[in-house]
RNA sequence: GCUGCCGGACGGGCAGUCGCUGCCGGGUCUUCGGGCCCGGGGGAGGAAAGUCCGGUCUCCAUAGGGCAACGUGCCGGCUAACGGCCGGGCAGGUUCGCAAGGGCCUGACGGAAAGUGCCACAGAAAAUAUACCGCCUCGCUGCAAAGCGGGGUAAGGGUGAAAAGGUGCGGUAAGAGCGCACCGCGGCGGGAGUAAUUUCGCCGGCAGGGAAAACCCCACGCGGAGCAAGACCAAAUAGGGGAGGAGGGACGGCCCGUCCCGCUAAAACUUCCGGGUAGGUCGCUAGAACCAGUCAGUGAUGGCUGGUCCAGAUGAAUGACUGCCGCCCGCAAGGGUACAGGAACCGGCUUACAGUCCGGCAGCUAAA
Repeated sequence: GCUGCCGGACGGGCAGUCGCUGCCGGGUCUUCGGGCCCGGGGGAGGAAAGUCCGGUCUCCAUAGGGCAACGUGCCGGCUAACGGCCGGGCAGGUUCGCAAGGGCCUGACGGAAAGUGCCACAGAAAAUAUACCGCCUCGCUGCAAAGCGGGGUAAGGGUGAAAAGGUGCGGUAAGAGCGCACCGCGGCGGGAGUAAUUUCGCCGGCAGGGAAAACCCCACGCGGAGCAAGACCAAAUAGGGGAGGAGGGACGGCCCGUCCCGCUAAAACUUCCGGGUAGGUCGCUAGAACCAGUCAGUGAUGGCUGGUCCAGAUGAAUGACUGCCGCCCGCAAGGGUACAGGAACCGGCUUACAGUCCGGCAGCUAAA
């Protein structure tokens, strides 16, 4: 330098004008609730998204414990927690390599020797094994070829996703773990490792096919609902309760009068209390926070020191225009500049995304 792969960071910049939103300071008006004006500084994301998982917080439930249901599932570690992350093991795929081995990716990766059930079609047989063709042997028939019957066999063919250990040599009538070597498998023991696992030795002729994304078994976790959680203040109107109150109301300018309601436990009216609606306030953002340095650790992550304050709205603000620059398309004029926007908060995962930058690993190649 080329090829392939992996990881991380960023995701338009500067200036001006006019706005929006909440905060602070000042001024001014005020019915004291607040309004208006001026100035200052703050104002979306890497995913704010999907709402899939975990937690904080709040209310409800709950003596303690267990079952069920649901979830998770190689091992070790990290974490507030997790189905997340880191490291390791094993298996599979891909690539480089003659190989040993290396790089990268993927993983419902506990148990099939607790039990029950299942394995379509095809096939003789799908787990108590079995025999369609074939091979061998014996008997009978036949001149022979061959046929029929009995027995042995599972090497070969055939079926299937899968066929009862595999390959080779010996052996045999033909065969067969029947015998042997290697591989696989199982048991026991030793070494390495915290462990998953791995390695070595001895023994065993092979018992125990697959599937747990069938039920199930084992281990661990788990009460429910969610900021429209929840707490507080509180009109008007209509109900409720307590106390006072013997008269009150309509017609009417007033009186008489008429009518209506009430006069035991009581109406109108006065006053107090309480629930609750509209509305308002809190919850609400200083936090498992961010930045820099440093220490421990392979790493995830954690500790220490110093510094910073960084949206808090609810009709839900964060915008519009102009100029210059960057990037992309285009000969030019010109056009475009991704995905997308908080709604209590935090840690993850997943999904979307124009373009830019940085680092690492493997292989090949050239020069110094």
Molecule: Bacterial RNase P class A
Organism: Candidatus Solibacter sp.